Source information:
Model confidence (mean pLDDT): 83 of 100. Predicted 3D model of a 113-nucleotide RNA (SAM riboswitch aptamer (S box leader)) from a Bacillota bacterium. It matches the Rfam family "SAM riboswitch aptamer (S box leader)". Clan: SAM clan. The sequence was found by an Rfam model in a public genome assembly. Taxonomically the source falls in Bacillota (Bacteria, Bacillati).
[in-house]
RNA sequence: CUCUUAUCAAGAGUGGUGGAGGGGCAGGCCCGAUGAAACCCGGCAACCGGCAGACACUCUGUUAGUCUGCACGGUGCCAAGUCCUGCAGAACUUCCGUUCUGGAAGAUGAGAG
Numbered sequence: 001c002u003c004u005u006a007u008c009a010a011g012a013g014u015g016g017u018g019g020a021g022g023g024g025c026a027g028g029c030c031c032g033a034u035g036a037a038a039c040c041c042g043g044c045a046a047c048c049g050g051c052a053g054a055c056a057c058u059c060u061g062u063u064a065g066u067c068u069g070c071a072c073g074g075u076g077c078c079a080a081g082u083c084c085u086g087c088a089g090a091a092c093u094u095c096c097g098u099u100c101u102g103g104a105a106g107a108u109g110a111g112a113g
Stems, first nucleotide, its partner, number of pairs: 001113008013041001015040003021031003025086004042078003047074003050070006082105001087102006
């Protein structure tokens, strides 16, 4: 980098350093000197591993399965629904627009090349 697959409406600081930017892209709309990014500490969550318990199946034994819990290890995350829309369709419409469904794109995990 590509592919497969699951998830994306919940949750998370009145901390320290730092100093102007940030929210992927485009258009919007926002956040920011009452202090952005980044780093540290702290926290959230429970995807993978680990551990504990329950259940089911097989059973000589082992492997593998489902659910619950812990948060020890590996990631991730901590404004706004993935901030909204970006393509297609549908409903409504006071014709300005509103809503819904699916997709695309993106993010994260796990696996493969």